[in-house]
RNA sequence: GUAACUUUUCGGGGGCGGGUGGAAUUCCCGCACCGGCGGUGAGCCCGGAGGGAGUGGUCCCGACGGGGAGCCCGCGAGCCCACGGACACGACUCCGGGGGUUGAGCCGGUGAAGGUUCGCGCAAGCGACGAGCCGUAGUCCGGCGCCGACGGUCAGAGUCCGGAUGGGAGAAAGGUCGA
Numbered sequence: 001g002u003a004a005c006u007u008u009u010c011g012g013g014g015g016c017g018g019g020u021g022g023a024a025u026u027c028c029c030g031c032a033c034c035g036g037c038g039g040u041g042a043g044c045c046c047g048g049a050g051g052g053a054g055u056g057g058u059c060c061c062g063a064c065g066g067g068g069a070g071c072c073c074g075c076g077a078g079c080c081c082a083c084g085g086a087c088a089c090g091a092c093u094c095c096g097g098g099g100g101u102u103g104a105g106c107c108g109g110u111g112a113a114g115g116u117u118c119g120c121g122c123a124a125g126c127g128a129c130g131a132g133c134c135g136u137a138g139u140c141c142g143g144c145g146c147c148g149a150c151g152g153u154c155a156g157a158g159u160c161c162g163g164a165u166g167g168g169a170g171a172a173a174g175g176u177c178g179a
Stems, first nucleotide, its partner, number of pairs: 001177001004176007015031005032159002034148002036075004044067004050061004070146002078101004083096004105144005114134005119126002150162003
C1' cells in the first nucleotide's frame, strides 16, 4: 500500500395509564417511545499542519482528519418459489447458491456562489471592501404528518413472547502478500 487470500473481535432500539371484555402491554381512548448497514452530503458543520493580508484586534486561503437522512439511492434480516445436496427413500428439518417480494414526506424558513438594483429603514442612521431585492436543502431549523417481516397469544402487536447464545448488510484491528 490494499488487487487477492485469510484471522479475530464487534455488529437493533422501543409503553405506560385508562376503557370494553370471560380473555387484549394486540382492539378503543389519552399521552409517549424507537429507528440496522453502506452511499449521497444545500458550494454544509467541527477541527486543522501550514500560507497570506496587516489592524482596533481581525480577515482570507488551506493539505489533511472527523461529522451529518427511519420515510433520497441501494443493501440486510424476514417471507414466498422452484432447484441442487445431506439424513437409505418420502415428509419434516438442515445446508447451498439462484429468482421473487419487502414500508413511509409534505409545507414553511434559512442560505454561499451567481444575477440584479442603487438604495434600505418608522426613525436615529447606514450604504460601493456597502446596502436592498431575486435566488440554491431530498439531508439543516420549525411545523404538521407517515412507516414498521414472520410465527405465537384465552382477540388483531414497530414497543410483549419466540426462531435468535442464530443469520447479517457491514465495521474495526491484525496476518499472508506487494513495494
The RNA shown here (FMN riboswitch aptamer (RFN element)) has 179 nucleotides and comes from an uncultured Rubrobacteraceae bacterium. Its mean pLDDT, the model's own confidence on a scale to 100, is 77. Rfam family: FMN riboswitch aptamer (RFN element). Its family is annotated with FMN binding in the Gene Ontology. It was read from a public genome assembly, where an Rfam model found it.